[in-house]
Context: one part of a larger RNA
RNA sequence: GAUGAACGCUAGCGAUAGGCUUAACACAUGCAAGUCGAGGGGCAGCGGGGACUUCGGUCUGCCGGCGACCGGCGCACGGGUGAGUAACACGUAUGCAACCUACCCAUAACACGGGAAUAGCCCGGGGAAACUCGGAUUAAUGUCCGAUAAAGCAGGGGUGCCGCAUGGCAAUAUUUGCUAAAGAAUUUCGGUUAUGGAUGGGCCUGCGUUGGAUUAGCUAGUUGGUAGGGUAACGGCCUACCAAGGCGACGAUCCAUAGGGGAACUGAGAGGUUUAUCCCCCACACUGGUACUGAGACACGGACCAGACUCCUACGGGAGGCAGCAGUGAGGAAUAUUGGUCAAUGGGCGAGAGCCUGAACCAGCCAAGUCGCGUGAAGGAUGAAGGUAUUAUGUAUUGUAAACUUCUUUUGUAAGGGAAUAACAGGUAGGACGUGUCCUAUUUUGCAUGUACCUUACGAAUAAGCAUCGGCUAACUCCGUGCCAGCAGCCGCGGUAAUACGGAGGAUGCGAGCGUUAUCC
Numbered sequence: 001g002a003u004g005a006a007c008g009c010u011a012g013c014g015a016u017a018g019g020c021u022u023a024a025c026a027c028a029u030g031c032a033a034g035u036c037g038a039g040g041g042g043c044a045g046c047g048g049g050g051a052c053u054u055c056g057g058u059c060u061g062c063c064g065g066c067g068a069c070c071g072g073c074g075c076a077c078g079g080g081u082g083a084g085u086a087a088c089a090c091g092u093a094u095g096c097a098a099c100c101u102a103c104c105c106a107u108a109a110c111a112c113g114g115g116a117a118u119a120g121c122c123c124g125g126g127g128a129a130a131c132u133c134g135g136a137u138u139a140a141u142g143u144c145c146g147a148u149a150a151a152g153c154a155g156g157g158g159u160g161c162c163g164c165a166u167g168g169c170a171a172u173a174u175u176u177g178c179u180a181a182a183g184a185a186u187u188u189c190g191g192u193u194a195u196g197g198a199u200g201g202g203c204c205u206g207c208g209u210u211g212g213a214u215u216a217g218c219u220a221g222u223u224g225g226u227a228g229g230g231u232a233a234c235g236g237c238c239u240a241c242c243a244a245g246g247c248g249a250c251g252a253u254c255c256a257u258a259g260g261g262g263a264a265c266u267g268a269g270a271g272g273u274u275u276a277u278c279c280c281c282c283a284c285a286c287u288g289g290u291a292c293u294g295a296g297a298c299a300c301g302g303a304c305c306a307g308a309c310u311c312c313u314a315c316g317g318g319a320g321g322c323a324g325c326a327g328u329g330a331g332g333a334a335u336a337u338u339g340g341u342c343a344a345u346g347g348g349c350g351a352g353a354g355c356c357u358g359a360a361c362c363a364g365c366c367a368a369g370u371c372g373c374g375u376g377a378a379g380g381a382u383g384a385a386g387g388u389a390u391u392a393u394g395u396a397u398u399g400u401a402a403a404c405u406u407c408u409u410u411u412g413u414a415a416g417g418g419a420a421u422a423a424c425a426g427g428u429a430g431g432a433c434g435u436g437u438c439c440u441a442u443u444u445u446g447c448a449u450g451u452a453c454c455u456u457a458c459g460a461a462u463a464a465g466c467a468u469c470g471g472c473u474a475a476c477u478c479c480g481u482g483c484c485a486g487c488a489g490c491c492g493c494g495g496u497a498a499u500a501c502g503g504a505g506g507a508u509g510c511g512a513g514c515g516u517u518a519u520c521c
Base pairs, nucleotide, nucleotide: 001520002519003518005517006516007515008514009513012373013372014371015370016369018366019365020331025329026328027327029326030325031324034073035072036071039070040069042066043065046064047063048062049060050059051058052057080284081283082282090208091207092206093205095203096202099201100200104197105196106195107194108193109192110191112146113145114144115143122135123134124133125132126131152178153177154176155175156174159170160169161168162167183189184188210256211255212254217247218246219245222244223243224242225241226240227239228238229237259281260280261279262278263274264273265272266271286307287306288305289304290303309320310319311318312317337363339362340361341360345359346357347356348355349354376407377406378405379404386398387397388396389395390394412458413457414456415455416454417453421448426443427442428441429440430439431438432437433436465510466509467508468507469506470491471490472489476505477504478503479502480501486493487492
């Protein structure tokens, strides 16, 4: 000098950034991922319309809409944590002639005909519950079959060009086989195929990346080959067979520690240390394992199995996973509200309106950091009183300090006014053309918030402490104590005149803070 700090004493305000470093310990409760009726059959509940009515109600999907259900897209993002990992995990620089990429953009082409189911609803059964079984019936942008197919895929034959070895590209009147599609509402969205782009990922490699040799040998899928399987793709990734290799003192193996980087602190620099907040990457989601779905997961708020733990039970069987936001217990020196809003920014779905969003933006708590402001200003010597010291009728000091006079009103209290953050999208009207996009005008939208801020009134009014004073180190005297009580970072103080202990007066330093402790340079 610095800190995600803690402790002691003290404390007026604002702005700004920050706030479980320990138990990746266990979690009550609420919320954190939905959306689309312009895909579908329908219609529980709500509102409206209609019919009937004994005036209690009943019926009717007819309309607005819509619970549950089928279907689509999303849920792989966003948010959390740092347990594991010494590794192509990360950083940097290459390569992929060995790869994938939903939504988006561009270009080209296409969408013909038919079928069988199933959830829901209805009927019946089982169960304490979670839930589940059987029957009947029904729809779709769900699903199946056929047609059409090529610049697509697979195989065969020839031609040209190129490279970096395996090879790649192009045009082919070449040839054989294979693979598509879906509608809606009212004129646009959506569907299928192919190519290219964009974006995001996957894989390989060079170099860099903690300590220990009181760890010296390690290794059988091990190292390589052939064949096959598997993958989006290369590869012992996996399997069979064959060979006997591979790594290591330039530190293998083993042990310990650790997420990596941008950055931050310090330092003249070299370097050392840290990597909380913010950004990028990685890994994980009660512990271990596994796959399914999907463009993408081996999936925090999905599934299955095993385990530990907790809960419900009618004892037969079931339910759960805060390292999301709040919050609770525990641990600890120690770390906040079970708040508000989707107004802005962004995300998901939707034609849109809109819905959802503990992302985000705000507010609350905390001197826990930084910055700013204030606690008054000017004048004022009878150098007042009081205190302290003293050589004591005196003097010194507190000290221009106070009183007193004049002034100001930041702040505070009260009253009044009062924002920016909002640009849109959408609606209405008009216009342009490339006819589904754009432009203009108008209308509409603010959680924070009646907040910030401004004006006026009042009145010095509401606001100073902490540590130190032997040397290092700025600042000295008196009293008490008497190697006691105590102090102390080091040297060291204290045994009767202690500037070092305790108190007082005074002084010094910093100041809404000041000291102590811990850690780093």